[in-house]
C1' cells in the first nucleotide's frame, strides 16, 4: 500500500432500531471500641465529525487511536 477487527462510567465486560446496565472502583451510611468484611444507597460513560430514520450504541460514509492478516 491493501484487507479486516475494536473503541459504552475510573477499570471489565453487556444492550434485536425504541428509558444506556452490570460488576467492580470512587463517595456516603448502616453494623463495629477501631478497622475490614457484609448490607443499603449514591455520582459518573456511548473516540471525533457527517448521513439514513418519526427515533441511532446499532445502520452507511469518513477521520483519529489500538490490534490482527498479506506482500
Nucleotide at each position: 500500500a491493501g484487507g479486516g477487527g475494536u473503541a459504552u462510567g475510573g477499570u471489565u465486560c453487556a444492550a434485536u432500531g425504541g428509558u444506556a446496565g452490570a460488576a467492580u472502583a470512587a463517595c456516603g451510611g448502616u453494623c463495629u471500641c477501631c478497622a475490614a468484611a457484609a448490607c443499603c444507597g449514591c455520582u459518573g460513560a456511548u473516540g471525533g465529525g457527517g448521513g439514513u430514520u418519526c427515533g441511532a450504541u446499532u445502520c452507511c460514509c469518513u477521520c483519529u487511536a489500538c490490534c490482527c492478516c498479506u506482500g
Model confidence (mean pLDDT): 85 of 100. The RNA shown here (transfer RNA) has 71 nucleotides and comes from a Bacilli bacterium. Rfam family: tRNA. Rfam classes the family as a transfer RNA. From the family's description: Transfer RNA (tRNA) molecules are approximately 80 nucleotides in length. Lineage of the source: Bacteria > Bacillati > Bacillota > Bacilli. It was read from a public genome assembly.